[in-house]
RNA sequence: GCGGAUGGCUGGAUGACCGCGGCAGCAAUGUCGAGGAAAGUCCGGACUCCAAAAAGCACGGUGCCGGGUAACGCCCGGCGGGGGCAACCCCAGGGAAAGCGCCACAGAGAACAGACUACCUUGCUUGCAAGGGAAAGGUGAAACGGUGGGGUAAGAGCCCACCGCGCGAGCGGCAACGCAAGCGGCACGGCAAGCCCCACCGGGAGCAAUGCCAAAUAGGGAUCGCGCGUCGCAAGACAGGGUGGCUUGAGCCCGAGCAGGUCCGGGUUGGCAGCUACAGGGUGUCUGGCAACAGGCACUCAAGAUGAAUGGUCAUCCAUCCGGAGCGAUCCGGUGGACAGAAUCCGGCUUACAGGCCAUCCGUGCAC
Numbered sequence: 001g002c003g004g005a006u007g008g009c010u011g012g013a014u015g016a017c018c019g020c021g022g023c024a025g026c027a028a029u030g031u032c033g034a035g036g037a038a039a040g041u042c043c044g045g046a047c048u049c050c051a052a053a054a055a056g057c058a059c060g061g062u063g064c065c066g067g068g069u070a071a072c073g074c075c076c077g078g079c080g081g082g083g084g085c086a087a088c089c090c091c092a093g094g095g096a097a098a099g100c101g102c103c104a105c106a107g108a109g110a111a112c113a114g115a116c117u118a119c120c121u122u123g124c125u126u127g128c129a130a131g132g133g134a135a136a137g138g139u140g141a142a143a144c145g146g147u148g149g150g151g152u153a154a155g156a157g158c159c160c161a162c163c164g165c166g167c168g169a170g171c172g173g174c175a176a177c178g179c180a181a182g183c184g185g186c187a188c189g190g191c192a193a194g195c196c197c198c199a200c201c202g203g204g205a206g207c208a209a210u211g212c213c214a215a216a217u218a219g220g221g222a223u224c225g226c227g228c229g230u231c232g233c234a235a236g237a238c239a240g241g242g243u244g245g246c247u248u249g250a251g252c253c254c255g256a257g258c259a260g261g262u263c264c265g266g267g268u269u270g271g272c273a274g275c276u277a278c279a280g281g282g283u284g285u286c287u288g289g290c291a292a293c294a295g296g297c298a299c300u301c302a303a304g305a306u307g308a309a310u311g312g313u314c315a316u317c318c319a320u321c322c323g324g325a326g327c328g329a330u331c332c333g334g335u336g337g338a339c340a341g342a343a344u345c346c347g348g349c350u351u352a353c354a355g356g357c358c359a360u361c362c363g364u365g366c367a368c
Stems, first nucleotide, its partner, number of pairs: 001364010012317007020033005035339001039350002042348005047206004054248004059202005064078005079093001080091004094197002099195002101191003116137002119132006145163006164186001165184003170179003210273004220264005225258002229238003240254004280301009318337001321334005
C1' cells in the first nucleotide's frame, strides 16, 4: 500500500428573530422540552385489577454446560459440530438400546433388507434350471465398515495388519466434555423445526389497567339455567350454591334471588389521580471478577402532552456532492445533512439508517 475480521462512537455546530407544551410567578419573565433506534409490539419484568393458597391433570413455552440478572427465549465464559490460510463467523445443540410412525424418486433390495447385470459349482434341452456367495457393476440423501494381504470352486471379518467404530478401567474438569490402558470382528442407519419421553418455567387481562369527582339515565328489556329449605323476634347460624381451562380443595363471596350464560336497546363519553425520582442515565475514580456483571465514593442530569407541544426563517462555519481555476497545497461559485419521531415505565432482541470518525486484530505485497 491492498484485501479482510471484530468492537465502539457520532447523527451537524453557534447566534439572532418569530412561535408551541409543562412547571414557577399577580405579571414582566425565568426554566425544562425526543431517539439510538422514541419503530416492530417479538420476548422478559415492575405496577394495577380479577371472589382463588396449594397439589394433580391438560395446554403452551424453553432445551449442551457453568455463570450474570428483578427476570428472560437476553448477555458473558466455556464445550461439541461445521466453514475460513487466518483474524473470526455460524448452529431449533436434551433423549433414536421406552414405544409408535415415516424414509419420496430411482433401484433387485430402504431396516433385524435384497439378488437385476456380472461371478462360481452342478445338471442338461447350450441358454435355461437349481444351488453358492454378497467381493465387481448400476440406483440413491442413505445399500448393514474401508485399504492391502491370506484364504476359497467363487467369495465373505472367514482369518490377519493398519485405519475407522463400539464398550471402556483409570486420569483431568464444578460441569458440558476431554485424554485414555485394555477389550470386542463389527453389532447399534437417519428423522424428535413427526407423535412422544425427560428436565425446567408459566393463572388471565392490560394505563382505554385501576381509583375518585362531576355529568347523564328508565341502574331498561328478551331468553335460557339454577334456586327459593331449617332454626331464630332479630342479628345471625346451618343446609345449599358460587369462586380465573378441568379435578380435589384451604380461604373468600352469596345465602333469597343469582359477581350465572346468550342477545337487544338507551345515556354519558368531561375533570383529577395513576404520570414519571427510579432494578434510573451520564462523567470521573476505586475494589472484586477472564468477562457479562456486582459493590463503594464524588459530581451531575432529568419532556410528561391527551385530536396529542418539542417547530420555522435568516446569517456564519463544518461535512457531502457538482462546476471552474491551478503542476500542486488550495481558491472561487453553487448545492445542502440519513433513518425516523415519545404516549405507564424499565431490561433485551429484531428491523431502518446519508455521511463521518476511532480502536484492536488477520492475510499479503514492497522498502529498510